Notes
Predicted 3D model of a 350-nucleotide part of an RNA (small-subunit ribosomal RNA, central domain) from an uncultured bacterium. Model confidence (mean pLDDT): 88 of 100. The full RNA is in RNAcentral, with records from ENA, Greengenes and SILVA. Rfam family: Bacterial small subunit ribosomal RNA. Rfam links the family to the GO terms structural constituent of ribosome and ribosome.
Context: one part of a larger RNA
RNA sequence: UUGGGCGUAAAGAGCGUGUAGGCGGCCAGGUAGGUCUGCUGUGAAAACUCGAGGCUUAACCUCGAGAUGUCGGCGGAAACCAUCUGGCUAGAGUCCGGAAGAGGAGAAUGGAAUUCCCGGUGUAGCGGUGAAAUGCGCAGAUAUCGGGAAGAACACCCGUGGCGAAGGCGGUUCUCUGGGACGGUACUGACGCUGAGACGCGAAAGCGUGGGGAGCGAACAGGAUUAGAUACCCUGGUAGUCCACGCCGUAAACGAUGGGUGCUAGGUGUGGGGGGUGUCGACUCCCUCCGUGCCGCAGCUAACGCAUUAAGCACCCCGCCUGGGGAGUACGGCCGCAAGGCUAAAACUC
Numbered sequence: 001u002u003g004g005g006c007g008u009a010a011a012g013a014g015c016g017u018g019u020a021g022g023c024g025g026c027c028a029g030g031u032a033g034g035u036c037u038g039c040u041g042u043g044a045a046a047a048c049u050c051g052a053g054g055c056u057u058a059a060c061c062u063c064g065a066g067a068u069g070u071c072g073g074c075g076g077a078a079a080c081c082a083u084c085u086g087g088c089u090a091g092a093g094u095c096c097g098g099a100a101g102a103g104g105a106g107a108a109u110g111g112a113a114u115u116c117c118c119g120g121u122g123u124a125g126c127g128g129u130g131a132a133a134u135g136c137g138c139a140g141a142u143a144u145c146g147g148g149a150a151g152a153a154c155a156c157c158c159g160u161g162g163c164g165a166a167g168g169c170g171g172u173u174c175u176c177u178g179g180g181a182c183g184g185u186a187c188u189g190a191c192g193c194u195g196a197g198a199c200g201c202g203a204a205a206g207c208g209u210g211g212g213g214a215g216c217g218a219a220c221a222g223g224a225u226u227a228g229a230u231a232c233c234c235u236g237g238u239a240g241u242c243c244a245c246g247c248c249g250u251a252a253a254c255g256a257u258g259g260g261u262g263c264u265a266g267g268u269g270u271g272g273g274g275g276g277u278g279u280c281g282a283c284u285c286c287c288u289c290c291g292u293g294c295c296g297c298a299g300c301u302a303a304c305g306c307a308u309u310a311a312g313c314a315c316c317c318c319g320c321c322u323g324g325g326g327a328g329u330a331c332g333g334c335c336g337c338a339a340g341g342c343u344a345a346a347a348c349u350c
Base pairs, nucleotide, nucleotide: 003322004321005320006319007304008303012318014201015200016199017198021194022193023192025088026087027086028085029084030083031082033081034080035077036076037075038074039073040072041071042069048066049065050064051063052062053061054060091191092188093187094186095184096183097182103177104176105175106174107173108172109171110154114150115149116148117147118146119145120144121143125136126135162169163168206247207246208245209244210243211242215241216240220236221235222234223233258317259316260315261314262313263312266295267294268293269292270291271290272289273288274287275286276285299306300305323350324349325348332343333342334341335340
């Protein structure tokens, strides 16, 4: 619990789809539920407020008026909300056209590198570090040449470049498939925005079953360093990292900035589309729409900074905050195989 806020002080849910609900474009007409208005009924007395009066004053008392309601009835208004009817096209969507993209899924395939195996050449070292040692090597290593096997990742191109709602996505080819921008303005005619619950997606690590295992590498072992060294450095190395299916559901899931719509100086890059001037043409220049950066005015901000991709000016809807610790914990509930996740206190203390 009003209010004030949520980039960095506490606070935007990791992201989407969408139910209820809330909110919602332009024109005309009808109704009269909300709304506004007139009359009327009722709203006991006391109390309360205002005015007047009475006890010498006050408290107190008396009188009059007012006020007190989501109130009832009757009549009226029709701007707004609502509702009904008809219409519109600026919101939203459909269609058509050419183009862009690491968007997603499956399958196939390529080269470089690494490790291992086989063979050749060849001989005493190699490796590693601040320096070393552990380690590997005369049972022939390292180096070098030829052949073979395996797994994982895709150098250059690569770009404050692109795509995606977010997580995220990068060799090449094929198949299936989602979304967006631009141009045309043919069609529908408000079909919209948001979204409590709900449902789905969701890096890494981790879990289950079965595969796979080159390199890397928690744990672990050894060598160093050190006062010690359960580390940093070195030599090894298991889970894991990879694949399929099923779980988990978290993150500095960040732009630490929810979504939508409209409005408010400019300048300069860059990606995609369209148009125009000029040109034989490539192309240059100009205009425009969408995306993505930088700089900057007004304005905002505690400052830093933000600034047409707003943190400016407004409206609509959702989420969230309310001193620090205790604590994102306990208990309970729900979910999970588990790890744990979600929801979420109090005592006490400063």